[in-house]
RNA sequence: CGGGGCGUGGCUCAGCCUGGUAGAGCAUUCGCUUUGGGAGCGAAGGGUCGGAGGUUCAAAUCCUCUCGCCCCGACCA
Numbered sequence: 001c002g003g004g005g006c007g008u009g010g011c012u013c014a015g016c017c018u019g020g021u022a023g024a025g026c027a028u029u030c031g032c033u034u035u036g037g038g039a040g041c042g043a044a045g046g047g048u049c050g051g052a053g054g055u056u057c058a059a060a061u062c063c064u065c066u067c068g069c070c071c072c073g074a075c076c077a
Base pairs, nucleotide, nucleotide: 001073002072003071004070005069006068007067010026011025012024013023020057028044029043030042031041032040033039050066051065052064053063054062
């Protein structure tokens, strides 16, 4: 320098193809069960989707630019 992949609650990830109210598991908090711990069940809080711009009635999703990480290749030494 070229090509590809990834970036979404605290963590691991789905959702993107085919635009239509941002989700799951774990974790956290509360409640119930239990003498208590553990465990089980139920509920709640928590992200605006790496950043910016564009298209659209509507963008995590489509388009452009850009940042970070990873992989492959080329070049130089």